[in-house]
RNA sequence: CGGGUCGAUGAGACGGUCGCGUUGGUGUCACUUCUCGCAAGAGUGGUGAUCAUCACCGAGGAACGUCCGGGCUCCGCAGAGCAGGGCGGUGGGUAACACCCACCCGGAGCAAUCCGCGAGAAAGUGCAACAGAGAGUAGACCGCCUCCGGCGUGAAUCCUUCGGGAGUCUCACCGGCGGUAAGGGUGAAACGGUGGUGUAAGAGACCACCAGGGGCCCGAGUGAUCGGGCUCGCUGGGUAAACCUCGCCCGGAGCAAGGUCAGACAGGGAACGCUAAAGGCUGCUCGCCCAGUUCCCGGGUAGACCGCUAGAGGUGUGCGGCAACGUACAUCGUAGAUAGAUGGCCGUCGAUGGUGCUCGCACCGGAACAGAACCCGGCGUACGGUCGGCCCGUUUG
Numbered sequence: 001c002g003g004g005u006c007g008a009u010g011a012g013a014c015g016g017u018c019g020c021g022u023u024g025g026u027g028u029c030a031c032u033u034c035u036c037g038c039a040a041g042a043g044u045g046g047u048g049a050u051c052a053u054c055a056c057c058g059a060g061g062a063a064c065g066u067c068c069g070g071g072c073u074c075c076g077c078a079g080a081g082c083a084g085g086g087c088g089g090u091g092g093g094u095a096a097c098a099c100c101c102a103c104c105c106g107g108a109g110c111a112a113u114c115c116g117c118g119a120g121a122a123a124g125u126g127c128a129a130c131a132g133a134g135a136g137u138a139g140a141c142c143g144c145c146u147c148c149g150g151c152g153u154g155a156a157u158c159c160u161u162c163g164g165g166a167g168u169c170u171c172a173c174c175g176g177c178g179g180u181a182a183g184g185g186u187g188a189a190a191c192g193g194u195g196g197u198g199u200a201a202g203a204g205a206c207c208a209c210c211a212g213g214g215g216c217c218c219g220a221g222u223g224a225u226c227g228g229g230c231u232c233g234c235u236g237g238g239u240a241a242a243c244c245u246c247g248c249c250c251g252g253a254g255c256a257a258g259g260u261c262a263g264a265c266a267g268g269g270a271a272c273g274c275u276a277a278a279g280g281c282u283g284c285u286c287g288c289c290c291a292g293u294u295c296c297c298g299g300g301u302a303g304a305c306c307g308c309u310a311g312a313g314g315u316g317u318g319c320g321g322c323a324a325c326g327u328a329c330a331u332c333g334u335a336g337a338u339a340g341a342u343g344g345c346c347g348u349c350g351a352u353g354g355u356g357c358u359c360g361c362a363c364c365g366g367a368a369c370a371g372a373a374c375c376c377g378g379c380g381u382a383c384g385g386u387c388g389g390c391c392c393g394u395u396u397g
Base pairs, nucleotide, nucleotide: 001393002392003391004390005389006388007387008386009385012349013348014347015346016345017344018343020058021057023055024054025053026052027051028049029048030047031046032045034043035042036041060369064380065379067378068377069376070375071374072254073253074252075251084250085249086248087247088246089103090102091101092100093099104118105116106115107114108113119245120244124243125242126239127238141184142183143180144179145178147176148175149174150173152171154169155168157166158165159164192210193209194208195207196206197205211235212234213232214231215230216229217228218227219226220225258306259305260304261303267297268296269295270294271293272292279289280288281287313332314331315330316329317328318327319326320325353364354363355362356361357360
């Protein structure tokens, strides 16, 4: 200098001023208990307030997405299976996980290191654009080869009436039945590679070596796996984030869970209606209706309170462990709103940045992503900048 990896920090700092929320204190006001007092009133305790005032505290690393796993709560549940969903190298960590750590395998990189949603494609079914002859016990387009037919060239042989004729071989072309996966070509992918034997030409058809695979065995490792020996010519493409197969796991709903206290209006029902009392049927009595009073339903609703934040908690040190993590001790106190508080304004200073030039000054500008809503562990995603630890070297000094 370039690169890799692991962390820390992150609504910028200070001051002033005006506000918001929780909790607590004080005061004021209202209601009320008790005591004293003949009374007026005084004292005392409690409750409440859209009141005043004071004090402490008051968003995040992701509070986000709500993707995964738990706690907690209510409901369900004899047991087993089906369906449905999830997970998938091995070992470990954890309350649990799809997370984390270590290792294995494969791939990328000189390396540090990174990547893989890492079971099974030799149980079965399905799928594969375009190109290509053919996309799976596949396939003959070009090429190569045997044979058959046709036409021609050349060579020698035989016959001849010397005009020619006959068959054989050879080479080239055309057509046809076939063979061939060595070569060309298509494709992301075309039935293992190189050389030889072999063959009409070819081919694991056969042989040697190499690569892969199956079987048996030995060794190392908890294991995934690795190393080695013998043997079998076995060479069987991809896709399971397609169906499927194998193994393991999973009851449902969620703080609007759930619990405690508990109204009002309309409307409905019951009782009373003697003493006080309005009206109607009906002039009077009874009765009925209406009105009235009390209770119940309305409704366990509105509302209030609990749940609610001390929890698998943070920090430090020691010990165990490669690590994730565990454990012992010490220490810390850190939001609880409910339509949702955590903010506005002013001043000073201000990082990176932008512009200009007299190159070290001037001017401009004024901080990212985003905000709790029962709690916790993860993952994923967003983010202006700043700081630090460790590691690597195809470079340069």
This is a predicted structure of a 397-nucleotide RNA (Bacterial RNase P class A) from Glaciihabitans sp. The source organism's lineage runs through Bacteria, Actinomycetota, Actinomycetes, Microbacteriaceae and Glaciihabitans. Rfam family: Bacterial RNase P class A. Rfam describes the family as follows. Ribonuclease P (RNase P) is a ubiquitous endoribonuclease, found in archaea, bacteria and eukarya as well as chloroplasts and mitochondria. It is annotated as a ribozyme. The model forms 94% of the base pairs in the Rfam consensus. Its mean pLDDT, the model's own confidence on a scale to 100, is 75. It is recorded under the gene name rnpB.